RNA sequence: AACGAACGCUGGCGGCGCGUCUUAAGCAUGCAAGUCGGGCGGCAAGCGUCAGCAAUGGCGCCUAGAGCGGCGGACUGGUGAGUAACGCGUGGGUGACCUACCCUGAGGUUGGGGAUAGCCGCUAGAAAUAGCGGGUAAUACCGGAUGAGCUUUCAUGGUUGAGGCCAUGGGAGGAAAGGGGCUUUGGCUCCGCCUUAGGAUGGGCUUGCGUUCCAUUAGCUUGUUGGUGGGGUAAAGGCCUACCAAGGCGAUGAUGGGUAGCCGGCCUGAGAGGGCGAACGGCCACACUGGGACUGAGAUACGGCCCAGACUCCUACGGGAGGCAGCAGCUAAGAAUAUUCCGCAAUGGACGAAAGUCUGACGGAGCGACGCCGCGUGGACGAGGGAGGCCGAAAGGUUGUAAAGUCCUUUUGCCAGGGGGGAAUAAGGCGGGGAGGGAAUGCUCUGCUGAUGACGUCAACUGGUGAAUAAGCCCCGGCUAAUUACGUGCCAGCAGCCGCGGUAACACGUAAGGGGCGAGCGUUGUUCGGAAUUAUUGGGCGUAAAGGGCGCGUAGGCGGUUUACUAAGUCUGGCGUGAAAGGCUGGGGCUUAACUCUGGCACUGCGUUAGAAACUGGUGAGCUUGAGUUGAGGAGGGGGAACUGGAAUUCCGAGUGUAGGGGUGAAAUCUGUAGAUAUUCGGAAGAACACCGGCAGCGAAGGCGGGUUUCCAGCCUCUGACUGACGCUGAGGCGCGAAAGUGCGGGGAGCGAACAGGAUUAGAUACCCUGGUAGUCCGCACUAUAAACGAUGUGCACUAGGUGUUGGGCCGAGCGGCUCGAUGCCGGAGCGAACGCGUUAAGUGCACCGCCUGGGGAGUAUGCCCGCAAGGGUGAAACUCAAAGGAAUUGACGGGGGCCCGCACAAGCGGUGGAGCAUGUGGUUUAAUUCGAUGGUACGCGAGGAACCUUACCUGGGUUUGACAUGGGAGUGGAUGUGGUAGAGAUACUGCAGCCUGGCAACAGGCGCUUCUGCAGGUGCUGCAUGGCUGUCGUCAGCUCGUGCCGUGAGGUGUUGGGUUAAGUCCCGCAACGAGCGCAACCCCUACUGCCAGUUACCAGCAGGUAAAGCUGGGGACUCUGGCGGAACUGCCGGCGACAAGCCGGAGGAAGGUGGGGAUGACGUCAAGUCAUCAUGGCCCUUAUGUCCAGGGCUACACACGUGCUACAAUGGGCGGUACAGAGCGAAGCGAGCCUGUGAGGGUGAAGCGGAACGCGGAAAGCCGUCCGUAGUUCGGAUUGAAGUCUGAAACUCGACUUCAUGAAGGUGGAAUCGCUAGUAAUCGCGCAUCAGCAUGGCGCGGUGAAUACGUUCCCGGGCCUUGUACACACCGCCCGUCACACCAUCCGAGUUGGAGGUACCCGAAGCCGGUAGUUUAACCCGCGAGGGGGGACGCUGUCGAAGGUACGUUUAGUGAGGAGGGUGAAGUCGUAACAAGGUAACCG
Repeated sequence: AACGAACGCUGGCGGCGCGUCUUAAGCAUGCAAGUCGGGCGGCAAGCGUCAGCAAUGGCGCCUAGAGCGGCGGACUGGUGAGUAACGCGUGGGUGACCUACCCUGAGGUUGGGGAUAGCCGCUAGAAAUAGCGGGUAAUACCGGAUGAGCUUUCAUGGUUGAGGCCAUGGGAGGAAAGGGGCUUUGGCUCCGCCUUAGGAUGGGCUUGCGUUCCAUUAGCUUGUUGGUGGGGUAAAGGCCUACCAAGGCGAUGAUGGGUAGCCGGCCUGAGAGGGCGAACGGCCACACUGGGACUGAGAUACGGCCCAGACUCCUACGGGAGGCAGCAGCUAAGAAUAUUCCGCAAUGGACGAAAGUCUGACGGAGCGACGCCGCGUGGACGAGGGAGGCCGAAAGGUUGUAAAGUCCUUUUGCCAGGGGGGAAUAAGGCGGGGAGGGAAUGCUCUGCUGAUGACGUCAACUGGUGAAUAAGCCCCGGCUAAUUACGUGCCAGCAGCCGCGGUAACACGUAAGGGGCGAGCGUUGUUCGGAAUUAUUGGGCGUAAAGGGCGCGUAGGCGGUUUACUAAGUCUGGCGUGAAAGGCUGGGGCUUAACUCUGGCACUGCGUUAGAAACUGGUGAGCUUGAGUUGAGGAGGGGGAACUGGAAUUCCGAGUGUAGGGGUGAAAUCUGUAGAUAUUCGGAAGAACACCGGCAGCGAAGGCGGGUUUCCAGCCUCUGACUGACGCUGAGGCGCGAAAGUGCGGGGAGCGAACAGGAUUAGAUACCCUGGUAGUCCGCACUAUAAACGAUGUGCACUAGGUGUUGGGCCGAGCGGCUCGAUGCCGGAGCGAACGCGUUAAGUGCACCGCCUGGGGAGUAUGCCCGCAAGGGUGAAACUCAAAGGAAUUGACGGGGGCCCGCACAAGCGGUGGAGCAUGUGGUUUAAUUCGAUGGUACGCGAGGAACCUUACCUGGGUUUGACAUGGGAGUGGAUGUGGUAGAGAUACUGCAGCCUGGCAACAGGCGCUUCUGCAGGUGCUGCAUGGCUGUCGUCAGCUCGUGCCGUGAGGUGUUGGGUUAAGUCCCGCAACGAGCGCAACCCCUACUGCCAGUUACCAGCAGGUAAAGCUGGGGACUCUGGCGGAACUGCCGGCGACAAGCCGGAGGAAGGUGGGGAUGACGUCAAGUCAUCAUGGCCCUUAUGUCCAGGGCUACACACGUGCUACAAUGGGCGGUACAGAGCGAAGCGAGCCUGUGAGGGUGAAGCGGAACGCGGAAAGCCGUCCGUAGUUCGGAUUGAAGUCUGAAACUCGACUUCAUGAAGGUGGAAUCGCUAGUAAUCGCGCAUCAGCAUGGCGCGGUGAAUACGUUCCCGGGCCUUGUACACACCGCCCGUCACACCAUCCGAGUUGGAGGUACCCGAAGCCGGUAGUUUAACCCGCGAGGGGGGACGCUGUCGAAGGUACGUUUAGUGAGGAGGGUGAAGUCGUAACAAGGUAACCG
């Protein structure tokens, strides 16, 4: 785009078309083929008339029905079952034929005969129908006559390509029918009839070409192929028959099977094509199924006959009847397809002289949006734009000029009026002309007139009426035009493909809005297109699917050069045909269009004829360049056979010799004291041939390797001669064809499937080890496959080079050069998706062959062929998926590689894991044990401090504008302070005091209370809706950009490389040049120092002074404090390095190579953490999930884990004495002193201090001295008892501390695991935050103060380069197979049930043909007759013969216990095969 459509929703009108696509299933009822009285006999009823009283009868007219006869029922109409065929299409032939009616010409139409329907009578039967007797007519039937230019035959002649035709002569055969009208009765005329010739029309037969799929159909055929004789037909012919011959068809697809009516045309497409064959037209076939003939011009006959079968109906059970695939209609089937309508008015047909009759052909109407076309459902104006709806925080937006409203129109609808055309003319009437005739009828041409309308209440047209009667459907994630809200929450659902839906869905449903089309719109189905996705036009095959394993060669295809002829192909012109309709185009008619009429074109084809001769083909004659032969040389693991050699291995024998050997990651099995291994000598056997050896050679491929001989083949080079296209390719075919395998016979050293044992392992039917059989080897015969690979068919030609190797030839003294063949590498153009190929093409062409057409199913099933078997060759479908695949890119990953870092390992020191306790977590428990954090990166984390509070949890008690904020309305006067009662308290009631500012006041403002209303409130949910903040990789050295360049592109380059660094730090190089975020530096602390300034700090000198003391005067030197500066930069020297960057060493220096520490965290990753810090979208609660209060809980305790503290002791513990910090903190505070208590503390009164001044505040380890003596202790301190202290309303649940008493586990901690590289670890104490009180935690501070680092193999993490990849939510990846379950289709299957077609045989209807002795017979012949003859009918019989039966095998479909594999399926089982070296490289056979 299209449709004979169907379904869903919807539906105003008209025109023109179309309408059982399914079961060629079955059918009630009506109609669809009759007509002619001018062919014939005859006539009911009716009318008239006559007779009769009547019944009734006679006659006449008129016809119905039936009959004889003629013509037509072979047309029209229906359907597409069958048919792969001369069925159809197209072009021919018929010298091999027919043709009723029609037209034209010629001739004729004579004379006889015998019957038979109807009718009458009778009989049988239920009926259908049949029989007997009598008698009758014809345009029915039958002889006779005549007769041709007819038929046939003979003879002669002519003609043709042809079997034909023509002429002449002879023989034989061979017709007829009447009817009407007129008449002057002579005849004329019309319609018929007979013979014949021609035409027209229609047909028969025949033939070239074309006409579907399957080769998993490869061989078929006996009337088969041909001939002769005969028969048959309208007609050729094996069409039939007898005989003879043995042919005929087939890979150019016979035979068989499937499917199918064919065409003009229709749909699609740019075309070429592809699909289809409804309606209309042509042809064919069929008429319930099968068979058969009759009649006829024509049939093997849709509405005829006979027979058989199935089915239906009637029946008196004896028998009969029927055929809608005609028009309507019915039933069933189905997704689905109409009225039992009107009319012969028109067109056409049959009959008729005609009028006319008949006509479900046809013309019309009805039903169906089934299709095409046209029209309408109103038009104009109408707001910065109503209401309503929807969206929005609002402003506002949108629906939308849309509506309302005003004006206008009237197609359509309804009502009424109106009446064109389809109708031409027939009979008849009135005329005119003409031919002919004696006249009339008649014939012929023509004018006027002259019946008839189904549709139809038609159309056009006119009037009235009134916007009045008339809009839906689909879609809005992308493709694809058009978006928002709500609802839902992987549900419900959507979906053409991709895919949407798991709480913010532009994808589901609804609404609003929008888009598209519009009386339709969507969906489904089907065809073509897009699809160059079967490629003729117009594709491919190295790696994506695809080159046959290789050769020889048949058919076929293709083929060098010159010339002559030819004309098959080819080209040009003419003629015929290519029906009409349809198409295109010009024009016309319906208001337009659809529709229709008309002219032209086209119909690309076929036939025929005339010409051309370049090319292809054909024939003839040549040529030498393709191909080959011969001559001379050459290289070679080319093939076959025979002979032969040494090394090694194993075995055997002997000797020497002694305890192991062997094997592995490590072992063991195994072997050895019966003497192995090792070693020496001798012997045997079989197999393979080290070095040479090489991207070297040879071969078609497989493949070929010690040496010699022999036989055979191919190849290369050189140069003459010869042949003269002998060539290339190659479907089938034939041959060769690694390894493994098979058969028979040998052989068997080593190796070695299977197998055994030993190991390994969770297992180990493996990898490893020890053995070991087939096999490996030889001969003969099979097999025929490989990742048989260059994944690259063969041949020829052309198209830049460079450089090796190898075999020849030529030139050259040599170096070297040229050339032919072979074999490699690199590379240009070109090609290619890229990788790459590139004179050895994957470039450019030609010729021929093979092969491919998404993945899986599957190289499977089945069939066939081959094979001894294994198996091989050929080779599907159902079903299923939205991919499978190639090349390259960026990452990530690897039990890949290289380089390099890090307390990563190693080297060390100290811990954890064991104990007790503290603390956090899990789990469990509970009314609640609130919540969050969960590998690293949760677990002394949020929490820097839960007795109440905190607090979010639980129980109970209250409260509802609320504990808190703010706006408005109304009322009120307080706020605040202080009491009382009840209560657990919140709270309730109540007493007293008491309003602020301005104003005289009213009132205004403020503040508060009560009430009402907007609202508050939520630690309720979602960290996977978010902001912000944070953790981690990681203080790792990376992450990017602009421009340029490279690449089709993803992307690359830069950023890689050589060095170097802590560093993408720097240098050098480079198609890159620059730049940004990171690194470093800039900032702070610390280490040295200068200057300035000194109080509360300091005190050298001076002075005073004390028991002592910077205590005092003073000082500004020192320490220190705190400001500003300096100092370090590889700056200097030497070496290394590339002359660089830099590295190593040194000097100087307080400090040396970023001096030490801190702050600082790139692009990003983990949907990491946090809605409970805060903020925030959405959702949820609103007398509660808000809020207040009391009590309880967060502190539970069989357990498990993390982080810590204290220990286990003598480098220690106890006791006594004694020394030295830093950094902090202090007013609801730090608190001296004094008194007191063993102590925690208390008391006192209060000094000093908002602090370099006073206080906390005695630092501890250390040092000196002493005791303890290896013990569960003078270690260790848990636990428990008692008594206390302090804070606080309050220490029961549940604080810290003190004293006395008690004195548990624990004796250095399994597997495993953590921290640390220097002022670090370890160890020692001090301070601070939080805080009423509570620290083993956190954050800081100083004191003492080590050990070790060879080094980068290994573990972990990371960076750069490279490699492989089937990974890309990226190895915590991907992924394979069995098993179990469910579903689906398939295959096999003992069988079983149908269908189809075949062969053989049996039976054999109807019927045609043949025979016939029985029965019978009007016409003709003979005969006076009887009778006979000829011919016919019946019967009987023979061939053929449908249905039926039997047997056999073929094929197809259904079904089938059971069996087999396959496919599919969110979370099944077992393992780990593959992808990385996938942990044994993988793969093919």

The prediction has a mean pLDDT of 84. The RNA shown here (small-subunit ribosomal RNA) has 1485 nucleotides and comes from an uncultured Breznakiellaceae bacterium. Its Rfam family is "Bacterial small subunit ribosomal RNA".